[in-house]
Molecule: c-di-AMP riboswitch aptamer (ydaO/yuaA leader)
Organism: Micromonospora pisi
RNA sequence: GGAACAGACCCGCUGAGUCGUAAUUGUUACGAGCCGGGGACCCACAGUAGUCAUGGGGUGAAUCCGCGAACCUUUGGUUCGCGGUAGGGCGAGCUUCCCGCCCGAAUCCGUCAGCUAACCCGGUAGGCGGUCUCGGAAGGAGAA
Numbered sequence: 001g002g003a004a005c006a007g008a009c010c011c012g013c014u015g016a017g018u019c020g021u022a023a024u025u026g027u028u029a030c031g032a033g034c035c036g037g038g039g040a041c042c043c044a045c046a047g048u049a050g051u052c053a054u055g056g057g058g059u060g061a062a063u064c065c066g067c068g069a070a071c072c073u074u075u076g077g078u079u080c081g082c083g084g085u086a087g088g089g090c091g092a093g094c095u096u097c098c099c100g101c102c103c104g105a106a107u108c109c110g111u112c113a114g115c116u117a118a119c120c121c122g123g124u125a126g127g128c129g130g131u132c133u134c135g136g137a138a139g140g141a142g143a144a
Stems, first nucleotide, its partner, number of pairs: 010130005018032006033124006043114001055112001056109004064084009087103005094139005
């Protein structure tokens, strides 16, 4: 001098997941804000016949399709991989457009739930990036 790793403050991203008060002594309780679920009338659903398979529902952007491989209880199903896709996020004040970069998971309830006023119940996490950086154009707002 350089690189990597770890911690704290601060800044930022995803997400509802922030703030306040009190005690506590490092957590708990209460409240505000935000979020989710259950839950009427009305509305929606509803009927007939046959075959096959098989529960159904919630949170979330995370659904669906094709191809390949392996396995199985082999009309098909499950898992993994690749490619795409409904949909979603980011590019450091906001909106629109363009351009660029990404995600397209996971999990919960437990045979049960359409919508839904009153009412009832619950959550307020987790995971990441950064030390000087900043894609372009237009518009408006704010501040000085």